Predicted 3D model of a 73-nucleotide RNA (transfer RNA) from a Chloroflexota bacterium. Its Rfam family is "tRNA". It is annotated as a transfer RNA. Taxonomically the source falls in Chloroflexota (Bacteria, Bacillati). Its mean pLDDT, the model's own confidence on a scale to 100, is 82. The RNAcentral record of the sequence draws on ENA.
RNA sequence: GGGCAGUUAGCUCAAUUGGCAGAGCAAUUCGUUGACGUCGAAUAGGUCAGAGGUUCGAGUCCUCUACUGCCCA
Numbered sequence: 001g002g003g004c005a006g007u008u009a010g011c012u013c014a015a016u017u018g019g020c021a022g023a024g025c026a027a028u029u030c031g032u033u034g035a036c037g038u039c040g041a042a043u044a045g046g047u048c049a050g051a052g053g054u055u056c057g058a059g060u061c062c063u064c065u066a067c068u069g070c071c072c073a
Base pairs, nucleotide, nucleotide: 001072002071003070004069005068006067007066010025011024012023013022019056027043028042029041030040031039049065050064051063052062053061
């Protein structure tokens, strides 16, 4: 330099054909316990990497940029 994949909650990851952004773990609160843990219930937490475009509507499609990984040279 060229090609491919990825970037979504604090962490690991989903999201079907473009149509209300979710799960597990972690956090907080409550219950349970003599207490801690376990277990149960609830709550909070999101610029969907950034910018632009298409569309009635974009995490999803298109373009550019940034970052990470892999391959080729």